[in-house]
Context: one part of a larger RNA
Parts: sequence; structure tokens; C1' cells
RNA sequence: CGCUGGCGGCAUGCCUAACCAUGCAAGUCGAAUGGCCCGCAAGGGUACCAUGGCAGACGGCUGAGUAACACGUGGGUAUCUACCUCUGAGUUCGGUAUAACCCAUCGAAAGGUGGGAUAAUCCCGGAUACGCCCGAAAGGGAAAAGAUUUAUCGCUUGGAGAGGAACCUGCGCUCGAUUAGCUUGUUGGUAGGGUAACGGCCUACCAAGGCUCUGAUCGAUAGGGGGCCUAAGAGGGUGACCCCCCAGACUGGGACUGAGACACGGCCCAGACUCCUACGGGAGGCAGCAGUGGGGAAUUUUGCGCAAUGGGCGAAAGCCUGUCGCAGCAAUGCCGCGUGAAGGAAGAAGGUCUUCGGAUUGUAAACUUCUUUUGUUGAUGGCGAUUAUGACGGUAAUCAACGAAUAAGAGCUUGCUAACUACGUGCCAGCAGCAGCGGUAAUACGUAGAGCUCGAGCGUUAUCC
Repeated sequence: CGCUGGCGGCAUGCCUAACCAUGCAAGUCGAAUGGCCCGCAAGGGUACCAUGGCAGACGGCUGAGUAACACGUGGGUAUCUACCUCUGAGUUCGGUAUAACCCAUCGAAAGGUGGGAUAAUCCCGGAUACGCCCGAAAGGGAAAAGAUUUAUCGCUUGGAGAGGAACCUGCGCUCGAUUAGCUUGUUGGUAGGGUAACGGCCUACCAAGGCUCUGAUCGAUAGGGGGCCUAAGAGGGUGACCCCCCAGACUGGGACUGAGACACGGCCCAGACUCCUACGGGAGGCAGCAGUGGGGAAUUUUGCGCAAUGGGCGAAAGCCUGUCGCAGCAAUGCCGCGUGAAGGAAGAAGGUCUUCGGAUUGUAAACUUCUUUUGUUGAUGGCGAUUAUGACGGUAAUCAACGAAUAAGAGCUUGCUAACUACGUGCCAGCAGCAGCGGUAAUACGUAGAGCUCGAGCGUUAUCC
């Protein structure tokens, strides 16, 4: 892809080219704080705004690039580490800013400017220092924040751990010689800079080295592994789903913040593209989940729920969560079940063949008795959940009633290869994986009957062993 199609369970579902309308996918904390609201006040509340904290470096997606310490495996250290665990010490005295807000003002918008007031777990200064940092020593240097329901949660600075990360290194890791030479920060040294840290990582100077037929360099292809398919094994092929690692986030570059990023749903610059505009200027990034168009032989719903698992924040209640749990679609795969069972010879009729006797379809049908998986209707309704909370779902399951009722096709029949006759056709029409069939009795074409093989599938095509 063609023909066909009853049910259930469990899986799987853009291998091709990108551009994306719309919605959702990362927030949370009022027990840090100001506004705001209620209140005479003390105080209380906080949908919304803002400061502040933690989290947005996880989780989710994709495989473009990468032949490399990327990955796998075995070692190593010149290192860092928020939250968590254990353990030591401390938590003192002060200060002035700023947003939201108010006033004014610019702009079509996005957004901005000026003035004024204010708080904090925001920011800054002083004090102190078991240990910490610098130093050979003497000595020098560095900290903190409070909140509330009064029991806790925090904060600062050490030590240890766990988990995480970084770097170095032995070995392994596709094809091409119709690629034979490659290299100037190149190879090494000294000094310095930089980094969490070693290092030409970077800079200056000095030396002239370094790699290579055991295949350098160049080109092509490709994410790697656990695994998966096949095979008696060795091997060959492969890298969908699931798990680990790496890389990427419109294209290219850059840093900021931070314990951690050079950061998919953060920022800046440049580029291509799309959109808005009052033409001055702005906005955007689905390789998140759905969905759209395009490409293609080809791949699903703009569904339900936070009940469970996991994650973020929070003291908690809780909030958020397209991670996830479920449902929907698809015979895409695997597995199970069904489409009835037993009896039934006048071997009925019909079909087909015939030597016209019969043979075959064939116990097949009819008919009799029975059953009810599935189906329809009704009732009850488990586990997943602990005291509570169930999207799935009134689902699974159980019981009752009804009634053989709702359910079979596809390919093949010359040999390989299981299965044969008749008619039609007449090297025509056609078949075909290979050998080959067809030119008047074709088991090879077409139709019919019969048969064979599989069976909710059967064939075909592509591809691997």
C1' cells in the first nucleotide's frame, strides 16, 4: 500500500523541512517588608501593586552539530559545592538609601523622565573572632537578621559527610591514500595574568620544536552507551520505546545574576523571518502539551485531573505543576478470547465433475437438544487511600434477564512449495520471486467448482540477520 475487520489486556505512535494562529506548560512565601483594606487604638486581613527570599541551571523536548577524553571502562587531583545530615563557636552597636505610593510630565503604543515621602531577613559602617583567610614568623584581615501562635524557624562563621559538579589520564571507538605530508600559540621553557582549580587557558620574552604510513592532515558519514534484532556460537545489523551520559533551543556572538548557566518558555548585540504602528518606534521565537498549515509512503485529542507518583515554594494549611496519572484516536505491534456445542444420511436440494453408473461439496445444511464467552438491558460495586481526599468511573468485577442471537476473511494450488479439475482464451489477453508459462485439449493466463496455508487478519513492497 491492497482486500477484509468482532471484543479485551498491555505497549507504541513525524524515521521527512520548516513556519507557527490560539490556550495552557514555573511559580511560591503575609511566619521578611511597605502600600492597600478593616479598626479610635492595640491589632487583624492581604484579591491586587511593589521591595525582599527561595525556585525559574530541575523536570519536559529534540539529535542539528560533534570522529571528540563526546561516550564506555579503569585510574587520578592542581578544585568548587545552594538545599540536606552530624558537629564547634557566635547572633553586638549604629547608619542612609530605594520601589510600590503621591505630584508633575513625555509617548499611538511598548514604555519612560523629573520632584517628594517611607519599610525590611535590601544595602552600608563600627565592635568582637574558638576556628577561618594572608604570612616563614611577627603581625595583619574578614561576620551576622530577624519573624511568629513562645515553641520553633531562621542568620553568621568553621569542621566532617552525603549527593552533585569540574579537570587530567591508560585503553576502546566508522569509511576513504583516486587525501601524504600537517602545525607558528604551533612544541617546550621563564615570568606574569586569569580561573573554583592544573594547564599556551591568555600575554611578554627565549629556544625550535611537536604530529605522521602503528595513517597525521584533509574529506565523507555519525550523537555515544546500557541495550535491541538475528545467529548453535563467533559474528553481522542497529541505537525506536525505557535508563545513563553528551549536545542544542530561530541563526551567529556576548556576558550579567547566581552555589550552579554563558541559561528552551532570562538579558544585550547583529542577522533572517513574522506581526503591530499615529511611520517617530515597538513586539516575537512550540526541537514543552495539544493544535494548524507545509513536506511526505507515513505517525493521534486545541480531552479530564492534581486522586496517586515526583518536583518548586511555604512552619503549616495550601498554591503551582501539559512532569505525571488517566481517558480519546490508530489491527501499528504482542498476547488472549469469540464468531457456537452435541446429535443429525432421505448422504435432501442446488453447484461442480462425469466413463451417465455415479463422484464430490458433505454431518456440511435443514432438523432436534443444549450453552451464553461476546452482545443488549437491569442491579450491586473492589483495590489504587492512612482519619480525610478518586480524574479514571458508576469503569473493572459480580449477579440476574433476553436470545444462536451481533461477529470471516485473505493469499495461494507447474517446480522450489502444502494444495487439481472443467470451461474460456489461442505467443492474444495476460502471469512471473527464480526457472519459466500462453502459438486449439494450458493443473502456470481469466472464470467456476474443489483443495491448501494462515486467520482478525491475509497478502505486497522496503529493509536487517

The part of an RNA shown here (small-subunit ribosomal RNA, 5' domain) has 465 nucleotides and comes from an uncultured bacterium. Model confidence (mean pLDDT): 85 of 100.